[in-house]
Context: one part of a larger RNA
């Protein structure tokens, strides 16, 4: 190696594209690499089995005998793999004809709130707690009316709703653009599935450069509170949070479940199409086909649950685990402006 296994125990790469590999429908025909079946060689000697036999026995040893994964050469089989030719359509692609959608970029745009300026009423407090205090305000503060600014978010519709590979994505109209779902069976005729390397995407904080900055706030300054309070509450508050162009590449990036295909009770909400009966009809019922929930058969689970979105039954390919600390850490090596990321041990110790 050869095992067992990856919801929660140690384990599914955040995710997705895809070179190489791996693995592939259906029916014809060829060859005969794999594969079978025969015969020839060859597989030294010890070694191994079995006889006989010599040291008193044995162990050791001596003779015969057989047995020996394999590998070459040959010669035959043609199921299945593979190869080459020729098809076929049920796989997957296109065609057309329909449809829902917060699916990406961009550009413009509305309205409420907050905060801030200017005025106008109008005066003694306002704001905050468990209660207080810092803080704000007689230079007129809150409070209220009307008017400018200016930036982030878009209440209600919002729904185990929807859309995307994931991360994620919600106000309104335009422009650009991927993707899916149905129908018809019109076309190509296996063109497919998975995929180490690699290549792209990637929340939220970080980082470079530039703008922007209302509200909210790490830091960081006061008030508190306590034995202390480097917290938790309170008053401020700077980075950042937004925009543009790059960087970085992590995550309880979770369904903690890796994709892809087939099979294997049903019962019920839901979102998107299609078809039928009966109808004038939105609707109601039947009935497909894709999603998204939830309850259950069988069967599987250490249990808990999982059950047609399997964690059941089978099938390819990929990735990963192998006792707990050390440790995802040290060296090393690749990237990175950094911060660190990605590989990844060992004494030693239970």
């Nucleotide at each position: 190696c050869u095992g067992g296994g990856c919801g929660u125990a140690a384990a599914g790469c955040g995710c997705g594209c895809g070179c190489a590999g791996g693995c592939g429908g259906c029916a014809c025909u060829u060859c005969a690499a794999g594969u079978a079946a025969g015969g020839u060689g060859u597989g030294a000697a010890a070694u191994c089995u079995c006889c006989c036999u010599g040291c008193u026995c044995a162990a050791c040893g001596g003779g015969g005998a057989g047995g020996g994964u394999g590998c070459a050469c040959u010669u035959u089989a043609g199921a299945c793999u593979g190869a080459g030719g020729a098809g076929c359509u049920a796989g997957a692609g296109g065609a057309c004809g329909g449809u829902a959608g917060a699916g990406g970029g961009g550009g413009g745009u509305g309205g409420a709130a907050u905060u801030g300026c200017u005025g106008g009423u109008g005066u003694a407090g306002c704001g905050g707690u468990g209660a207080a205090a810092u803080g704000c305000g007689u230079a007129g503060a809150g409070a209220u009316c009307a008017g400018c600014a200016g930036g982030a978010a878009c209440a209600c519709c919002c729904g185990u709703g929807g859309c995307g590979a994931a991360g994620g994505c919600g106000g309104c109209c335009c422009c650009c653009u991927g993707g899916g779902c149905c129908g018809u069976a019109c076309c190509u005729g296996a063109c497919g599935c998975u995929g180490a390397g690699g290549c792209g995407c990637g929340a939220a904080g970080g980082c470079u450069a530039g703008g922007g900055g209302a509200g909210c706030g790490a830091a960081c300054g006061g008030g508190a509170u306590u034995a202390g309070a480097u917290a938790c509450c309170c008053c401020g508050g700077u980075a950042g949070u937004c925009c543009u162009a790059g960087c970085a590449g992590u995550a309880a990036a979770c369904g903690a479940u890796g994709g892809c295909c087939a099979c294997u009770a049903g019962g019920u909400g839901u979102g998107g199409g299609g078809g039928g009966u009966g109808u004038u009809g939105a609707c109601c019922c039947c009935u497909u086909c894709c999603g998204u929930g939830c309850c259950g058969a069988a069967g599987c689970u250490a249990a808990c649950g999982c059950a047609u979105u399997a964690a059941g039954u089978g099938g390819c390919c990929c990735g990963c685990c192998u006792g707990g600390g050390g440790a995802g850490u040290a060296c090393g090596g690749u990237c990175g402006c950094a911060a660190g990321a990605c590989u990844a041990a060992a004494a030693c110790u239970c």